Context: one part of a larger RNA
RNA sequence: UUGGGCGUAAAGAGCACGUAGACGGCCGCCUCCACCCCCCUCGCGAUGCGGGGUAGAGCACACCUGUGCCCCUAGGGGGGGGUGCCAGCGCGGCUGGAGUGAGCGGGAGGAGAGUGGAAUUCCUGGAGGAGCGGUAAAAUGUGUUGAUUUCAGGAGGAACACCAAAAGCGAAGGCAAUUCUCUACCGCUCCACUGACGUUGAGGUGCGAAAGCGUGGGGAUCAAAAGGGAUUAGAUACCCCUGUAGUCCACGCCGUCAACGAUGACCAUUCCCUAUGGGCACCCCCCGGGGUGUCCGUGGGUGAGCUAACGCGUUAAAUGGUCCGCCUGAGGAGUACGGUCGCAAGGCUAAAACUC
Numbered sequence: 001u002u003g004g005g006c007g008u009a010a011a012g013a014g015c016a017c018g019u020a021g022a023c024g025g026c027c028g029c030c031u032c033c034a035c036c037c038c039c040c041u042c043g044c045g046a047u048g049c050g051g052g053g054u055a056g057a058g059c060a061c062a063c064c065u066g067u068g069c070c071c072c073u074a075g076g077g078g079g080g081g082g083u084g085c086c087a088g089c090g091c092g093g094c095u096g097g098a099g100u101g102a103g104c105g106g107g108a109g110g111a112g113a114g115u116g117g118a119a120u121u122c123c124u125g126g127a128g129g130a131g132c133g134g135u136a137a138a139a140u141g142u143g144u145u146g147a148u149u150u151c152a153g154g155a156g157g158a159a160c161a162c163c164a165a166a167a168g169c170g171a172a173g174g175c176a177a178u179u180c181u182c183u184a185c186c187g188c189u190c191c192a193c194u195g196a197c198g199u200u201g202a203g204g205u206g207c208g209a210a211a212g213c214g215u216g217g218g219g220a221u222c223a224a225a226a227g228g229g230a231u232u233a234g235a236u237a238c239c240c241c242u243g244u245a246g247u248c249c250a251c252g253c254c255g256u257c258a259a260c261g262a263u264g265a266c267c268a269u270u271c272c273c274u275a276u277g278g279g280c281a282c283c284c285c286c287c288g289g290g291g292u293g294u295c296c297g298u299g300g301g302u303g304a305g306c307u308a309a310c311g312c313g314u315u316a317a318a319u320g321g322u323c324c325g326c327c328u329g330a331g332g333a334g335u336a337c338g339g340u341c342g343c344a345a346g347g348c349u350a351a352a353a354c355u356c
Stems, first nucleotide, its partner, number of pairs: 004327003007310002012324001014207004021200003025094005032088001033084010050072006057065002097197001098194004102189005109183007116160001121155007131142002168175002212253006222246001226242004264323006272301014305312002329356003338349004
C1' cells in the first nucleotide's frame, strides 16, 4: 500500500535470449466490432458518486456554500437505428520502425592448433674462493660435500615487458606475445529487397570473475594451511626463512561478489565548449596534413531543467512513453522452518517471537 519511491537514505535481478501477457507506425474499407441513442426481457437496489425537484439556513442573495426530504441513475441477454472520432478483429495497401543483401571499414570478441624471445627455478660443466641471503636491526635459512657471482649448455612450467592510451572489443563476467584455421559481431555509405516482421518480458533457458569440489594430467613461480626465526606483556598477526593444497591443462560441477556507472531494457524530445576511436561527404593547401558538415562510439567541462544536498546534465539523475524487477523503521536475519538445487561447501526461496 500510494496522485510515493529505487546513483549515495530501504529499493535495478550479475548478464542475456525468449514463452505467456502487457504495449505498439502510416493510409483505406466498416459485414464483424466499438461507442452513442431507442425498444423488449431478466434483474430490481444498502451506502456512495452523479443528475433533477422541493423546503428552509448562511449570505454581498434568482448565483454560491452547506443541510433535510423525494425521484432518477449501476449489471446480463436480445432486436433496431446512427456514427466510424477513439480502441479491436478481418481484408487491402505503404515505408519512416525492424530486418536482409551489396560496397567499404574496424577491433586484446569467441574457439582450436602451432611458434617465439626475455625472466624465475632446477640440473650439468668451466672460472673462482668465503661468504651469500634477509631486515628498521637481526635470526632462522644457505655455503669449503665449493654457495652467492660469472660463462656455456640443458630441462620444465607459467606469464607475455616496450607498443599502451581517459584507446579498442564484448550482453555481462571478461578479453593483450605472434602465426594459421574455424566462427560471431559492430559501424558507415547510399543503392536494392521484405513490408510493422516491433518493444518489454512473469515463469523458463543459457552465459556467468575469483575461490571451492570431482576424475585424470601437470607443477617453474607465487602461495592459504603448516613449520621455523623475529617483534611483543602476549603475537594463534603485521616483517623474515621454508612450504602443501591451490595457482596451469582437459572434462564435469558450483552459480556467488563493492558481479558497481552502487544508475533495468527500449523509444522520442531538449543549449554550448573540448579531447579521442571508426566511417562518409565537401573544401583548402600540398603529398601529407588542415578545415567544415554529418553518422556511430569513448571521456572531460558547463547551461536550462532536475536533486535533500553531493551532484547529474544529448552516454541525464532533464522532459515524456511502454514493459519488467524491486522497496516500506533498526536489530533479530538474508537467519530458522519447509520446499527445491548441489558430491560437498553451500545456493535460491523466506518468516516469527522478542528488543528498541